The RNA shown here (transfer RNA) has 74 nucleotides and comes from a Nanobdellota archaeon. The coordinates come from a structure-prediction model, not an experiment, and the mean pLDDT is 84. The source organism's lineage runs through Archaea, Nanobdellati and Nanobdellota.
């Protein structure tokens, strides 16, 4: 230099193919429970979906460019 996947909540990821509600666990918070704590239960918060541009009534999901990352070739 070429080529593949990959970037979504603090963390590890899932939605992408098949465009229309932004999510699970873990963890943080805050109440139950407890002599406290732990585990356990109920309830919250927390994301410009890497960036910029297009297409589209509507883009994390579809086209472009660029940015960071793993790995392959060279």
């Nucleotide at each position: 230099g070429g080529g593949a996947c990959c970037g979504u909540a603090g963390c590890u990821c899932a939605g992408u193919c098949u465009g229309g509600g932004a999510g699970a666990g873990c963890a943080c918070u805050a109440g139950a429970c407890u002599g406290a704590a732990g585990a356990u239960c109920u309830a919250g918060g927390a994301g410009u979906c890497c960036a910029g541009g297009g297409u589209u009534c509507g883009a994390a999901u579809c086209c472009c460019u660029g940015c960071g990352g793993u790995c392959c070739c060279a």